[in-house]
RNA sequence: GGGCCUUUAGCUCAGUUGGUUAGAGCGCUAUCCUGAUAAGGUAGAGGUCUCUGGUUCGAGCCCAGAAAGGCCCA
Numbered sequence: 001g002g003g004c005c006u007u008u009a010g011c012u013c014a015g016u017u018g019g020u021u022a023g024a025g026c027g028c029u030a031u032c033c034u035g036a037u038a039a040g041g042u043a044g045a046g047g048u049c050u051c052u053g054g055u056u057c058g059a060g061c062c063c064a065g066a067a068a069g070g071c072c073c074a
Stems, first nucleotide, its partner, number of pairs: 001073007010026004019057001028044005050066005
C1' cells in the first nucleotide's frame, strides 16, 4: 500500500423483510428469603446502535466517506 471482517448497555453478544417503544446473559442497585453469606425469587437503573453525510414517509439495518481494532496478501 491492497483486500476482507468487526464496532449495539459496565463486559460478552443477539437483532428476522427497513416499520411505532432496541434486547439477552453476566455484572450493578433495591428488596424478599437466610442466624449470616452464597445460591435463588421479584423489581429497577443503565444506550450518541463508532462518527459524518446521503437515500427513504420511516435507518441499528441500505449507500458513500472517515475513525478504531483484527485477519490475510505485498

Annotation:
The RNA shown here (transfer RNA) has 74 nucleotides and comes from a Clostridia bacterium. The sequence was found in a public genome assembly. Rfam family: tRNA. The family's RNA type in Rfam is transfer RNA. Lineage of the source: Bacteria > Bacillati > Bacillota > Clostridia. Model confidence (mean pLDDT): 81 of 100.